Bacterial RNase P class A from a Neisseriaceae bacterium, 358 nucleotides, folded computationally. It matches the Rfam family "Bacterial RNase P class A". Rfam describes the family as follows. Ribonuclease P (RNase P) is a ubiquitous endoribonuclease, found in archaea, bacteria and eukarya as well as chloroplasts and mitochondria. The organism belongs to Neisseriaceae, within Bacteria. Of the family's consensus pairs, 92% are formed in the model.
């Protein structure tokens, strides 16, 4: 150059216009409101609601059942089923990806087809064998020998069947075989070493070797996990219905304050409840972002600066002019860390493999 691979960033960009929700600070009205100037005004996922925390209001001595999630190691964090390192294992030539990765040598259970046979103790379909044991022939006086049938039997070495048939390659053995026996390799165990550990190897001994394969089957070990959830919760409160006191038919309360006068049965205070409606939670936050510091990393500390939608019928729009690559998936609803899913595409950075040139 090319393909690859990890990871970060941006997601139409100026300019007027006209509008919508907040906020500051001012005019006018003084209730509600108009009004002017200034400043903010949707995402990387605001989605899915799938984990965790914070907040809130109940519940909570201790124990045990169930149930659900998680399941190598060791660190981060307020937490976590998330992140970051590392080890196993698997796939890639590689960078680098993926993996619910505890246990199937506790116990129940599942598996089409193909095969004799598919689960403790294994299992003869073709094949080998048939030493011993049985029938038999022929040799011998006898002991006994050579031989033949494949009856009984012995074989897991070959072939088939299947994803999977009881480790593997040589040697010896053997009647044929067979870890039956030994070497080498692979497993298992139990110590030394090396690592906080998981775990490692080309140490050392020990045992012929356990026994397939599904626990995201059921079930065992092991940790974890109170209930709702901002429509949570708190506050203020018309209206109503109740309670206590007081006045009141010897006229209360009303009729604009007072007297006359009128009217004719309730009136006032308070107290808790609490509808409507209204305030609040509500955006300063485990924040953001810069520089240094510690740590491989996540990440933690310091210091300086900065304020960055807060709506409640729910605001973030629409028009025009210009440019360009003609613009994806998508709209905050108590916050905040994560995971997953959905994107038209644009640039950068690191690494990796190949060609090529110096």
């Nucleotide at each position: 150059c090319a393909g690859g691979u990890a990871a970060a960033a941006c997601a139409g960009a100026c300019a007027g216009u006209c509008g919508c929700c907040g906020c500051g600070c001012g005019g006018c009205a003084a209730u509600u409101g108009c009004u002017g100037c200034g400043g903010g005004g949707a995402g990387g996922a605001a989605a899915g609601u799938c984990c965790g925390g914070g907040c809130u209001a109940c519940a909570c001595a201790g124990g045990g059942c169930a149930a659900a999630a998680u399941g190598c190691c060791g660190g981060c964090u307020a937490a976590c089923g998330g992140c970051c390192g590392g080890g196993c294992g698997c796939g890639g030539u590689a960078a680098c990806g993926c993996g619910a990765c505890g246990g199937a040598a506790a116990g129940u259970g599942g598996a089409a087809c193909a095969g004799a046979a598919a689960g403790c103790c294994a299992a003869a379909c073709c094949g080998c064998c048939g030493a011993u044991g049985g029938c038999u022939g022929c040799c011998g006086c006898a002991a006994g020998g050579c031989g033949g049938c494949a009856c009984a039997g012995g074989u897991a070495a070959g072939g088939g069947u299947g994803a999977a048939a009881a480790g593997g390659u040589g040697c010896g053995g053997u009647a044929a075989g067979a870890g039956c026996g030994c070497a080498c390799c692979g497993c298992g165990c139990a110590g030394a070493c090396g690592g906080c550990a998981a775990c490692g190897g080309a140490c050392u001994g020990c045992g012929g070797c356990a026994g397939g394969c599904c626990a995201a089957a059921c079930c065992c070990c092991a940790u974890u996990u109170g209930u709702a959830g901002c429509a949570a919760g708190a506050c203020c409160a018309a209206a109503c219905a109740g309670a206590a006191c007081g006045c009141a038919u010897u006229g209360a309360c009303g009729c604009g304050g007072c007297c006359c006068g009128c009217c004719g049965a309730g009136c006032g205070u308070u107290c808790g409840g609490g509808u409507a409606g209204g305030u609040u939670g509500c955006u300063u936050g485990a924040a953001u972002c810069u520089g240094c510091c510690g740590g491989c990393a996540a990440c933690g500390g310091c210091a300086a600066a900065u304020c960055u939608a807060g709506a409640u019928g729910a605001a973030u729009g629409a028009c025009u002019g210009u440019c360009c690559g003609c613009g994806a998936c998508a709209g905050a609803a108590c916050c905040c860390g994560g995971c997953u899913u959905a994107c038209c595409g644009u640039u950068u950075u690191g690494c990796c493999u190949g060609c090529c040139c110096c």